RNA sequence: CUCUUAUCCAGAGUGGCUGAGGGCAGGGCCCUGCGACGCCACAGCAACCAUCGACGGCUUCACGAGUUGUAACCCAAAAGCCAUCGAAGCGGUGCUAAAUCCCACCCGCGCGCCUGCUAUCAACGGUCAGGCGAGCCGGGAGCGAUAAGAA
Numbered sequence: 001c002u003c004u005u006a007u008c009c010a011g012a013g014u015g016g017c018u019g020a021g022g023g024c025a026g027g028g029c030c031c032u033g034c035g036a037c038g039c040c041a042c043a044g045c046a047a048c049c050a051u052c053g054a055c056g057g058c059u060u061c062a063c064g065a066g067u068u069g070u071a072a073c074c075c076a077a078a079a080g081c082c083a084u085c086g087a088a089g090c091g092g093u094g095c096u097a098a099a100u101c102c103c104a105c106c107c108g109c110g111c112g113c114c115u116g117c118u119a120u121c122a123a124c125g126g127u128c129a130g131g132c133g134a135g136c137c138g139g140g141a142g143c144g145a146u147a148a149g150a151a
Base pairs, nucleotide, nucleotide: 002150003149004148005147006146007145008144013042014041015040016039017038021031022030023029026103027102028101043096044095045094047093048092049091051087052086053085054084056082057081058080059079060078064075066073067072105140106139107138108137111133112132113131114130115129116128117126118125
């Protein structure tokens, strides 16, 4: 660097060095000389892997008890696996502004406008059709990040 899977509205900052940008990229909106980004030190968080515990399920079932048609059933310690919840932070990564900061692309709900259709003398109108618009809400995709695994 590539691929697969999972997660991304929770959580957690001080000091030192340096000195102007940073938040991936377009737009927005933020952070920033009351010091950004980066580096270092210490501290912290607990997402994933690993660890430990509880409860439950499944599988294999020791010793033995029970049932009966003697070969099975059932109860079942223990082990393994799975799911949920919790703990710890001495392990491997990671993280410590804002939801992945928000939006973009697609779908849906509601709203407004226009056109058509329809009703009517006409207009307001309408469980109708199409188009457009802005915002909000919900879902999905994409980009990105992280973990675990693979090549």